Model confidence (mean pLDDT): 83 of 100. Predicted 3D model of a 1502-nucleotide RNA (small-subunit ribosomal RNA) from a Pirellulaceae bacterium.
[in-house]
RNA sequence: CAAUUGAAGGGUUUGAUCCUGGCUCAGAAUGAACGUUGGCGGCGUGGAUUAGGCAUGCAAGUCGUGCGGUUAAAGCCCCUUCGGGGGUGUAUAAAGCGGCGUAAGGGAGAGUAACGCGUAGAUACGUACCCUUCGGUGCGGAAUAGCCUCGGGAAACCGGGGGUAAUGCCGCAUAAUGUCCCCGGACCAAAGAUUUAUCGCCGGGGGAGCGGUCUGCGUCCUAUUAGGUUGUUGGUGGGGUAAUUGCCUACCAAGCCAAAGAUGGGUACCGGGUGUGAGAGCAUGGCCCGGCUCACUGGGACUGAGACACUGCCCAGACACCUACGGGUGGCUGCAGUCGAGAAUCUUCCGCAAUGGGCGAAAGCCUGACGGAGCGACGCCGCGUGCGGGAUGAAGGCCUUCGGGUUGUAAACCGCUGUCAGAGGGGAGGAAAUUUUGACCGAUCCUCAGAGGAAGUGCAGGCUAAGUUCGUGCCAGCAGCCGCGGUAACACGAACUGCACAAACGUUAUUCGGAAUCACUGGGCUUAAAGAGUCCGUAGGCGGCUUAGUAAGUCAGGUGUGAAAUCCCACAGCUCAACUGUGGAACUGCGCCUGAUACUGUUAAGCUUGAGGGAGAUAGAGGAAAGCGGAACUGAUGGUGGAGCGGUGAAAUGCGUUGAUAUUAUCAGGAACACCGGUGGCGAAGGCGGCUUUCUGGGUCUCUUCUGACGCUGAGGGACGAAAGCUAGGGGAGCGAACGGGAUUAGAUACCCCGGUAGUCCUAGCUGUAAACGAUGAGCACUAGCUCGAGCGGACUUCCACAUCUGCUUGGGCGUAGCGAAAGUGUUAAGUGCUCCGCCUGGGGAGUAUGGUCGCAAGGCUGAAACUCAAAGGAAUUGACGGGGGCUCACACAAGCGGUGGAGGAUGUGGCUUAAUUCGAGGCUACGCGAAGAACCUUAUCCUGGUCUUGACAUGCUUGGGAAUACCCUGGAAACAGGGUAGUGCCUUCGGGAGCCCUUGCACAGGUGCUGCAUGGCUGUCGUCAGCUCGUGUCGUGAGAUGUCGGGUUAAGUCCCUUAACGAGCGAAACCCUUGUCUCUAGUUGCCAGCGAUUCGGUCGGGGACUCUAGAGAGACUGCCGGUGUUAAACCGGAGGAAGGUGGGGAUGACGUCAAGUCCUCAUGGCCUUUAUGACUAGGGCUGCACACGUCCUACAAUGGUACGGACAAACGGACGCAAUACCGCGAGGUCGAGCAAAUCCUAGAAACCGUGCCUCAGUUCGGAUUGCAGGCUGCAACUCGCCUGCAUGAAGCCGGAAUCGCUAGUAAUCGCGGGUCAGCAUACCGCGGUGAAUGUGUUCCUGAGCCUUGUACACACCGCCCGUCAAGCCACGAAAGUUGGGAGGGCCCGAAGUCGCAAUGCUAACCCUUUGGGAGGCUAGCGCCGAAGGUCAGCUCGAUGAUUGGGACUAAGUCGUAACAAGGUAGCCGUAGGGGAACCUGCGGCUGGAUCACCUCCUUU
Repeated sequence: CAAUUGAAGGGUUUGAUCCUGGCUCAGAAUGAACGUUGGCGGCGUGGAUUAGGCAUGCAAGUCGUGCGGUUAAAGCCCCUUCGGGGGUGUAUAAAGCGGCGUAAGGGAGAGUAACGCGUAGAUACGUACCCUUCGGUGCGGAAUAGCCUCGGGAAACCGGGGGUAAUGCCGCAUAAUGUCCCCGGACCAAAGAUUUAUCGCCGGGGGAGCGGUCUGCGUCCUAUUAGGUUGUUGGUGGGGUAAUUGCCUACCAAGCCAAAGAUGGGUACCGGGUGUGAGAGCAUGGCCCGGCUCACUGGGACUGAGACACUGCCCAGACACCUACGGGUGGCUGCAGUCGAGAAUCUUCCGCAAUGGGCGAAAGCCUGACGGAGCGACGCCGCGUGCGGGAUGAAGGCCUUCGGGUUGUAAACCGCUGUCAGAGGGGAGGAAAUUUUGACCGAUCCUCAGAGGAAGUGCAGGCUAAGUUCGUGCCAGCAGCCGCGGUAACACGAACUGCACAAACGUUAUUCGGAAUCACUGGGCUUAAAGAGUCCGUAGGCGGCUUAGUAAGUCAGGUGUGAAAUCCCACAGCUCAACUGUGGAACUGCGCCUGAUACUGUUAAGCUUGAGGGAGAUAGAGGAAAGCGGAACUGAUGGUGGAGCGGUGAAAUGCGUUGAUAUUAUCAGGAACACCGGUGGCGAAGGCGGCUUUCUGGGUCUCUUCUGACGCUGAGGGACGAAAGCUAGGGGAGCGAACGGGAUUAGAUACCCCGGUAGUCCUAGCUGUAAACGAUGAGCACUAGCUCGAGCGGACUUCCACAUCUGCUUGGGCGUAGCGAAAGUGUUAAGUGCUCCGCCUGGGGAGUAUGGUCGCAAGGCUGAAACUCAAAGGAAUUGACGGGGGCUCACACAAGCGGUGGAGGAUGUGGCUUAAUUCGAGGCUACGCGAAGAACCUUAUCCUGGUCUUGACAUGCUUGGGAAUACCCUGGAAACAGGGUAGUGCCUUCGGGAGCCCUUGCACAGGUGCUGCAUGGCUGUCGUCAGCUCGUGUCGUGAGAUGUCGGGUUAAGUCCCUUAACGAGCGAAACCCUUGUCUCUAGUUGCCAGCGAUUCGGUCGGGGACUCUAGAGAGACUGCCGGUGUUAAACCGGAGGAAGGUGGGGAUGACGUCAAGUCCUCAUGGCCUUUAUGACUAGGGCUGCACACGUCCUACAAUGGUACGGACAAACGGACGCAAUACCGCGAGGUCGAGCAAAUCCUAGAAACCGUGCCUCAGUUCGGAUUGCAGGCUGCAACUCGCCUGCAUGAAGCCGGAAUCGCUAGUAAUCGCGGGUCAGCAUACCGCGGUGAAUGUGUUCCUGAGCCUUGUACACACCGCCCGUCAAGCCACGAAAGUUGGGAGGGCCCGAAGUCGCAAUGCUAACCCUUUGGGAGGCUAGCGCCGAAGGUCAGCUCGAUGAUUGGGACUAAGUCGUAACAAGGUAGCCGUAGGGGAACCUGCGGCUGGAUCACCUCCUUU
C1' cells in the first nucleotide's frame, strides 16, 4: 500500500408506423452425454439411472507384561538300545477365558417439511480413553470355558459326565469430601502384572473435548386440502430416564392448534457453499468441510461410558445359496469387480514409505482410512506440431469480362534450430530423526540422431465474423427465430475460397442472464391482458393538532459470535499457469451492554379543523302502500249502412251478405301514463315519470350550538341487484319467443304479411347474471382559465328582478400545463402525491374439463392441463373497397335517328372431324384480329412420301481441281444424279497472284424449337381522364401530413381569392399539320371578266382581274359594351366579324395499373436440337361441317324496282404501268395501240339526284341464294380451291324474342369514287367527296370516371377477408359399464421376538437363616399389557387401462350454405329463453365498441 470499477442489445405481427406483447438469438456455467478429430505434460475429477441383485478376494483387530495351558522347528544341555527320548528355549501356530477396541474411520441420501438443519441462547443431564487433584488397593469363597471322555447330527452345531485358571464372578472388612435422609442416622469399592521401577485397579473433586435435552427466529409447492385433535391440552398421584417433559399410567378439568394457513396432499436430507447476475435476486447442494438419517425390508431389545449397533444378537418377511429334505446359511448404500437397466461414469493394481487410527509397556501387528500408480480430452491450466530466406508468383485446383485473378512465400529449393516425444547415463528431493526406512514420483544435468512422430472442427441469407461456381428443381433436403428449395438457390448437396476457435470443435440437455417477461430495487389495469354490478361492514392495513412519560421499532458506539475450506487482497512455493501455502479483508447475520429520542408505536392528559349530533330553511320520476282519473285499444250489445276490408315492394293467407271495414250509443276488461320533458332532477348501483293521501330513506344551504379523532379502506361475510327464466296462485286488453299459414327465394327452418301459446301484469318465493359501461374501485389533499344549466344563500339596489358581483353543492361543453402509444384526458383527471382493496402476465384450447359449493331446474361461483401457433392485439397512417354520403363529368342514361339479335350469303372464332386441318390472340382491351389479300410459292415441328449432312445462308483456315458463265441430252414427280458442248477472261517481275466455282477436313452455321412468369423494344387499356410528384419550410415520437384542402370558376390541379406554406417539375393549355376569311407574291400544265380571232373546244392571240394552285402574311385576344360576381377569376347577353369564347378536325397519351399482348417483326439471357426440331423437293392440308358465337354484306320493297334521257365531285393511282380513239363480241373481254414518268395523257362512266314511261302491294318486274349450260381473264397450273360474263333456275326472307350497339352537325343516315395488298382474287381495311336530318340544353336511375368526406377485421387490396355443420387423415385430452395397481390411515381378528409386570407344583454353586429336613433369595416354564408382519371389513386417495362416446387442435386445392368485416346488403354486440342441417334466427331488456339523414341542446370563433 490492498481487500466495493458496476449495468449494451438484436430478429420476428404491418403496405408502412408507433405501442402492447409473446417467441427466439448473441454470454457464462456443468459430476455431463453424443458426432467428427486427437501430440505431450501438470492439477483435479468420474455410477447423477435400479437405496436393483451380487460370484471372488480383501476392508478390525490387538494384548502371553491378565489366565489355564499348548503346537512345530533351529540352537544348547542331558539320556540313549543310536531308532529316539527328556529338559531348556526374551521362539511360537491354531483355539479358549479375560481386557480394550469393534458406537471411530469408510459408504449412501432411501426416509424426513421436522427443533431435522442454520443461527442465537438455555440446562432438569451423562461422559470410557486423556490431563489434574484428594484418598484407597485388607481378608476370603464358589464356579466356568479351554482340556479329557461319552453321545446326537449330512452339515451348522448341540447335549451329558469329569476336572482347571484369572485383571472373569461373589462375600466380608474399611467409608468421606460421595449418595439418601424424617437430620436421629443409614449405605457404597478395589486386581493384579512385570521385576525394581513402572504399568494397572477402586472411591471422590476439577478440567478439556464429546454427547443428551429444551427455547426464540429462519427454512419449498398446494385452499380443486378448512377445520384438526382424545394422551389430545392442562393438573394431581404413581411409574420411568443420565436428565426436563403425557415419556408412560390412574383420576380430574375441557381444553389445545388454525386464514400470519392448522390438518391433509405433493416434492425434498439441511448448511458452509456453488453457478449466474451490476446488484437485488434466481437456480442449485456433485467433489471438500459441519450436522442429520440409513445399512436387504419391518419390529425388538441385549451388551456397553457410548448403540437400539454397516461387516453383533433375536423374531417376522422377501430374495438367494447348501442339503442326506430332517434342517441350515447369507446381506458390497466399505475397496476393487460382475450382471441388469441406462445417453452415461474407471483397475478384481502397489504400499503401509508418509499422514492418521486401534491394541500393546514395547518391539510390533492390523488398517481397500490414507499415500500412490492405472483408465477416460470429463474439466481447468501449460507446451508443441518448426524458424529464416525463397517469384518466371511453378504445377495442380477454383473462378473468369479470357485480359487475368486467387490458393500464395504457401510449396518446391537453400540455410538453421532442437522445445516436446524417443534412446543411453547420472540424480537433488518427497525422510521427520544422529543410524535404518521410498509403494510411487522424480525437478534437473550430460550425451545422441533428425524437420523428422504431432491439426482438426464448425460456420459463411439476416441476427453474426466470413461468398463464388456447379448439381438439384416445393424433389432431395436445410432450419435457433425470421424463413430457404416450384430451372439462373450467396440458405439444399459438392468444389474452391473465406471466417471463428483450436487438441479440440460442434450438437443435445439443464441453470442463471438478457427478461423491467411476477417489476423489493423495478411493471401495469378508458380502448392493448387487467376495476369485483353496487353498497354496508368483520379481521387486518393506514390515520388530524398539542404536551408529558416510555424506549418496542429506528439510529449510534462497544462487545460476543458468525468453524475451517471457498470468494476477494497482499506476499510466497512449484520454470509459468492451473494448483498450493501464509497473513489479511470479508462473512451484509444473530445475541448482549451503553447511549440518542426527531419520527412510528405505546401510556396518560388535552384541542377542534376530520367525522358525527342539534336548530332553521329547502329541491327532487328516491322508496312502500292505498285510492282516483282521462285518452287510446280490444271485446260485447243495439242502431245506421251495404261490399268490400285488411295487408305489401308487389301479393296472398286472413276477415266479410250468418252483414265485415266505416260510423254511432252503452257496457266490460286489462295494460301503459301523450303534451309538460330538458346532455333537467333523484338514487349506492340496478333503476325511477298521470293525480291524491299516508308512512319513510338520503342530499343541499345557513347558524357555528354540542361530542371530541368517534376516521378511511375493507380479505372472508351480509344486503340490494335490468331483462330473460323457474315454483305456486291470480290476471290476460295490446304485444308476442315457440307454433300454423301466406309470400320471397335455387332453397328460406329467416328478414315481410295474417294469426298465435308461454311470457309480458299482480301476490309470495327462487335465480344472481348483462356492452350491470364513464368499458375509468373507494377516500383525502394540491395544481391556469372561459362558459351554459340545476339547488340553496350573501352583497349591491329604498324594495323586487336570472340586472350585476360573490360563497357552497351539483350536471355539462371547450381548453392551458402536465400525462398518454395515440385517440384523447385535462379541478367530475387518464395531472401531482398519500392510504386501502380488487384484478392482469402471449394467442388458441377455455371460462372448457375435473373436483368442490350454491340452485327446483336452467345454470351461477371457484377454475386447470395435455396439445397447438409465432403471433394474437391497441391506436393512428396511406391506399383500395362499400348494395355509405356530398359535389362534378362522359352518347352513361334520358330525348331521338339508324342498326345488331330473326333470313340468305361473306368472313373470323369455338367445337367436331381429319394423315394434317401449322401457330398465336380470349370480358371490356380475342373473334373482317397478327393476315395491306393460303390455287403452287407464301407455309412455319402441319400431314404423306423422296432426298442432303460444313449444310439453303455467314466468316476464317485447309486438301485437290477448275476461269466465271451459257447451253444441250438421259433418268426422275421434283429435288437430285449422270453425261456432253461452247468458253478459256484480269494482273504479272512469267515463279505466280486476285476474284469466282466445284471439292476434302476443322472451327462453326441453322432452328417460325421452349420459356412474354428471365428480358429489351413496340403495342393495347384505364384515358386526352386531370391528375402524378419534388425542393425548402412547418406540423407529427413516427408512418405521414401540409402544399394538392376551403369558397368561387373552368373542358382542365384552368384561373382567382383565402391560407404554414412558398416555389417548381411531368401532365392540361400553347407551340405543329389541316380546314374556314382576307391580303401580298407568282401565273404553267390551272383560269377567262374585258378585247380580238375561232374549226365553237380557253381552241388561239392575249390577260392576272376571278377561280385555283402554293409560298409568305393578316385575323380571334373575353380585345369592346351592358349585366352578374368579392373592385377577382370568370359567366351571361350584345356589337363588330368569314370565324366568338379551346372556331372544326388531326398529331400529341403524365406517375402508374393489368407478371395485359408479342421469344412467329426485330433484338436477347438460359435451356433443348446437330445424318435433325436444320436444309431441299412433289402432292395434300391451313378452304374439311350435325352445330354455337362475333363482325359485316344484301334484302324483305312503292321515300321502291325497272327502262330511257339529263346534271354535278373530291381524293388517289399509273412505266414489268394507266391506257384513249377505232374495230369485234349481247357481255365479261379481245385486236390495234394515240397519249402520259402526269394541275397537260389515262383509269373515269361518279352514284344517290332530276325528268318521263311501266310495275300497284303480290313472295311480286321485291329478293337474289342455289344449281345447270355456255364463255372470258390471270397464271407453269383454277379438280380439291380464284374472279368475271351471258342464258336459264329463282331458296330463305313480308322488318325480326330476351337482350344489345353507334351517333349531338356537315354529325347520324344514305350515295357512289379511289387507294394499298396484288399475276389473279375485297361484302374487309384505309381514304375521298355528294345529298343531308331528328332530338337533348336535364342528371332521378344504369355504366364508367374525378375530387372531398366517412366506415373497414381488406393491403395478392371486395374476383378481398371470413364463419359453422358435414366428410377424410392424424394428435393429445375428457366421460364411461368396468378391469387393474399403488399410497396413507381406520375398525375388528390373530399375535412372533422382546422389554415391563405377575410368577410356579420346574431348576438352583457362592451370600443369609436354619431345628440341617429345608427356607429365604435367584433363574426358568407359564400368564398378562403392549406389540411387527399377516388376515379381514368398509371407505379415502393417486395412477394405468377400457368397448363406446364427447368436444378440441392441426392438415395448398372435398361438401353445404354466407353468419361477421362497408349501413356486409335484416346495424352489430352482451345477458337470457325458445327454435333450427349449419353458420344462425326470433322474443325481452341493455350497450355504441353503429353508417346515413334531419332536429334539439351545448361549445368554439366572428
The organism belongs to Pirellulaceae, within Bacteria.